[in-house]
Context: one part of a larger RNA
RNA sequence: GGAUGAACGUUGGCGGCGUGCCUUAGGCAUGCAAAUCAAGGGGGUCGCCGCAAGGCGACUACCGGUGGACGGGUGAGUAAUGCGCGGGAAUGUACCUCGAAGUUGGACAUAGCCAGCCGAAAGGUUGGGUAAUUUCCAAUGUGAAUGUAAAUUUAAAGCCGCAAGGCGCUUUGAGAUCAGCCCGCGUCCUAUCAGCUAGUUGGUGGGGUAAUGGCCUACCAAGGCGACGACGGGUAGCUGGACUGAGAGGUCGGUCAGCCACAACGGGACUGCGACACGGCCCGUACAUCUACGGAUGGCAGCAACCGGGAAUAUUCGACAAUGGACGAAAGUCUGAUCGAGCGACGCCGCGUGGAGGAUGAAGGCCCUCGGGUUGUAAACUCCUUUUAUCUGGGAAGAUUAUGACGGUACCAGAAGAAUAAGCACUUGCUAACUACGUGCCAGAAGCCUCGGUAAUGCGUAGAGUGCAAACGUUAUCC
Numbered sequence: 001g002g003a004u005g006a007a008c009g010u011u012g013g014c015g016g017c018g019u020g021c022c023u024u025a026g027g028c029a030u031g032c033a034a035a036u037c038a039a040g041g042g043g044g045u046c047g048c049c050g051c052a053a054g055g056c057g058a059c060u061a062c063c064g065g066u067g068g069a070c071g072g073g074u075g076a077g078u079a080a081u082g083c084g085c086g087g088g089a090a091u092g093u094a095c096c097u098c099g100a101a102g103u104u105g106g107a108c109a110u111a112g113c114c115a116g117c118c119g120a121a122a123g124g125u126u127g128g129g130u131a132a133u134u135u136c137c138a139a140u141g142u143g144a145a146u147g148u149a150a151a152u153u154u155a156a157a158g159c160c161g162c163a164a165g166g167c168g169c170u171u172u173g174a175g176a177u178c179a180g181c182c183c184g185c186g187u188c189c190u191a192u193c194a195g196c197u198a199g200u201u202g203g204u205g206g207g208g209u210a211a212u213g214g215c216c217u218a219c220c221a222a223g224g225c226g227a228c229g230a231c232g233g234g235u236a237g238c239u240g241g242a243c244u245g246a247g248a249g250g251u252c253g254g255u256c257a258g259c260c261a262c263a264a265c266g267g268g269a270c271u272g273c274g275a276c277a278c279g280g281c282c283c284g285u286a287c288a289u290c291u292a293c294g295g296a297u298g299g300c301a302g303c304a305a306c307c308g309g310g311a312a313u314a315u316u317c318g319a320c321a322a323u324g325g326a327c328g329a330a331a332g333u334c335u336g337a338u339c340g341a342g343c344g345a346c347g348c349c350g351c352g353u354g355g356a357g358g359a360u361g362a363a364g365g366c367c368c369u370c371g372g373g374u375u376g377u378a379a380a381c382u383c384c385u386u387u388u389a390u391c392u393g394g395g396a397a398g399a400u401u402a403u404g405a406c407g408g409u410a411c412c413a414g415a416a417g418a419a420u421a422a423g424c425a426c427u428u429g430c431u432a433a434c435u436a437c438g439u440g441c442c443a444g445a446a447g448c449c450u451c452g453g454u455a456a457u458g459c460g461u462a463g464a465g466u467g468c469a470a471a472c473g474u475u476a477u478c479c
Stems, first nucleotide, its partner, number of pairs: 001479004006475005013351006019344002021309001026307002030304003035066003040063002043060007073262003082187007091179002096175008104138004113128006143154004158167003188234003195225003200222008237259004241252004264285005287298004315341001317340003323337001324335004354384004364375004390415005398406001423468005429448002434463005444451002
């Protein structure tokens, strides 16, 4: 000198774009953040039409389907089951695209519902009866699986529509996408860590998985790793990148993007194409809440907010208008993703705080050799302008025929008026900028050398000056 997710002190006009718990992966009141489908199913409630039968519509708990494995958060753990680059073979893949074939016949349940009972609640229980795109059986077998072969096994679901047709379902081939696995190389400090290892290293049989494999198991062998640093200890998410530097290098990994890991702590599986699952389940532990003391409930490292910690970090905001996602035939519903607004000079950038003229060089201040010098064209005064701010009027793009939170915003026009707007640090040398007074090794200053003990350009105040400027200094850290 540059840099920062900064903080502190003094000061503070505006706008744009960014950015904002680095500390306790501490605890969390409250609200919201994942629903959707009524064109799969039988019901319930309500409304309208109707004498009735019935018809039409709205809402909805339940069964069923899809989605809750994405999106969002955090960085605790992890030095390699990770990440980066490059390869590989023994795999799976819902939705999507293309191709082939099929979609026949029956049956048993169960929720909702009705009746009863228990409980403070959460909720539970008994009996009756019912539906389906729920479940099961049979048929068929293009295909597929197993098998050398013979052969054996193996599927489905309907709904809407007057119709045309559409949406589905089953089996299978291929693709696309995504994911799992293996290998090579690279990936911090420490030898005041030198030896480590029994599922350990390899083989055979078996099990398990979508799949290879000590992944697991029985038996057999005695191997495997290590100064090219094993094992242990410390620290740490990794990368694209960021900062600095002429470069080599050094340091860092916040925002954004890719990957990984985690979801109070520890463990476990279930469902499912996919999880060992943040807003699912079970068990244990700690903590907290309710309780009628029998018991029950909860998990913000989602968005806000709160307490605590801290030098320190924001609104319990608006909208689904756009982009994207889930569901749906669609209309649409949901979406604290996202888009916006709010707060903070936290950062970068831009703009302004007026311009021209104006000497009796006014007054005042400061200095003085008392002559004067300086502040200083600075002010006053004259003429002018109106960026910005204020007020008035108009008023978008972003959206396709429609739909705009932002927002009466940006922007445009007009009005009056210099009006609404300057500070901070420094002045011995390094280092740009000096005098007076006060103080008297005191009070104090200081990055270093040091300064101060009666004329201090180094302390304090004033005047003057220098440097930056909506900032200026200080502190911390990196180069």